[in-house]
RNA sequence: GGGGCUGUAGCUCAGUUUGGUCAGAGUGUCUCCCUGUCACGGAGAAGGUCGCGGGUUCGAGCCCCGUCAGCCCCG
Repeated sequence: GGGGCUGUAGCUCAGUUUGGUCAGAGUGUCUCCCUGUCACGGAGAAGGUCGCGGGUUCGAGCCCCGUCAGCCCCG
């Protein structure tokens, strides 16, 4: 230098098939209940502009272009 994969909540990930009612799960955090207290268990809440910037579209996590980071391969 060229190619491939990955990037979504604090952490681990799903969602891309077919663009729409999709912003979710587990875990963690906080509050309440339970308990003599903690833990366990139960109920609830907060937490994200989907790596970044543009484009297409009525509408983008999803399609297109550029770019950044990590891993792998080729030279």